[in-house]
Molecule: transfer RNA
Organism: Halobacteriales archaeon QH_10_67_13
């Protein structure tokens, strides 16, 4: 410089290719209950500019086009 694959709650992570329910699940964190009391264990909740900008579209995390950072490959 080139080229593929990533960036989604505090952190992991589904979805995206084929646009359309209220963006998914666990972890963690608040509250209840369960103890003597803690932990595990129920049941509940709050927490996302879906990397940024634009563009197409009745609708965009999804499709298009610059960039941005990241991993790996080529030179």
């Nucleotide at each position: 410089g080139g080229g593929u694959c990533g960036g989604u709650g505090a952190u992991c992570u589904a979805g995206u290719c084929c646009g359309g329910u209220u963006a998914u699940g666990a972890u963690a964190c608040c509250u209840c209950c369960u103890u003597c009391a803690c932990a595990c264990g129920g049941a509940g909740g709050a927490a996302g500019c879906c990397g940024g900008c634009g563009g197409u579209u009745c609708a965009a995390a999804u499709c298009c086009g610059c960039c941005c950072c990241g991993a790996c490959c080529c030179a």